[in-house]
Background: This is a predicted structure of a 75-nucleotide RNA (SAH (S-adenosyl-L-homocysteine) riboswitch aptamer) from a Gammaproteobacteria bacterium. NCBI's taxonomy places the organism under Bacteria, Pseudomonadati, Pseudomonadota, Gammaproteobacteria. The sequence was found by an Rfam model in a public genome assembly.
RNA sequence: GCUGCCGAGGAGCGUUGCAACAGGCGGGUGCCUGCCAGGCUCGGUGGCCGUGAAUGGCAACGGCGCUCUCGCUCG
Numbered sequence: 001g002c003u004g005c006c007g008a009g010g011a012g013c014g015u016u017g018c019a020a021c022a023g024g025c026g027g028g029u030g031c032c033u034g035c036c037a038g039g040c041u042c043g044g045u046g047g048c049c050g051u052g053a054a055u056g057g058c059a060a061c062g063g064c065g066c067u068c069u070c071g072c073u074c075g
Base pairs, nucleotide, nucleotide: 001048002047003046004045005044006043007042008041009040010068011067012066013065014064015063018039021034022033023032024031025030038061
């Protein structure tokens, strides 16, 4: 660095539908139908690949609409 699994990022309802996935069609990079708003970030752990070290500091988000919860401030 890539990747599998687990966990966290307060809890829900409605809705649209890109990607992925499933099915169908197709010469094709595609079309149609279905499903669909944790697919993102961080932590733990395993695998694969890679390789200078040390020190210090530190998280941020998730279409649109609505409800609730928690904390702070003002009235």